[in-house]
RNA sequence: GUCCGACCAGGGCAAACCCGCCGCGAGGCGGGGACGCAAAGCCAGGGAUCUCCAGCCCACGCGAACGGAGACCGCCCGGUUGCCGGA
Numbered sequence: 001g002u003c004c005g006a007c008c009a010g011g012g013c014a015a016a017c018c019c020g021c022c023g024c025g026a027g028g029c030g031g032g033g034a035c036g037c038a039a040a041g042c043c044a045g046g047g048a049u050c051u052c053c054a055g056c057c058c059a060c061g062c063g064a065a066c067g068g069a070g071a072c073c074g075c076c077c078g079g080u081u082g083c084c085g086g087a
Stems, first nucleotide, its partner, number of pairs: 002087004012037002017032006035074001041080003045077003049071005055066001058063001
């Protein structure tokens, strides 16, 4: 340096749910709490999913698709950084 994740060691993160705050919303932040995670560290580049918005079109209504703006990395791919151990 690369690959792997059995064991060892120090440990790390924190799902659902609850409380508070922010947001139209998806959701985010803080506290509690642990379902789990060898990157469940970081990045919105590609896709998926979700939210909002009017416009256009179809349409009895409902609503679908397109477009725009967002959310989400604990959905996948990708990029990037890293502990221990083995080969």

The prediction has a mean pLDDT of 82. This is a predicted structure of an 87-nucleotide RNA (c-di-GMP-I riboswitch aptamer) from a Chloroflexota bacterium. Lineage of the source: Bacteria > Bacillati > Chloroflexota. It matches the Rfam family "c-di-GMP-I riboswitch aptamer". Rfam describes the family as follows. GEMM was predicted in a large-scale screen for bacterial structured RNA regulatory elements.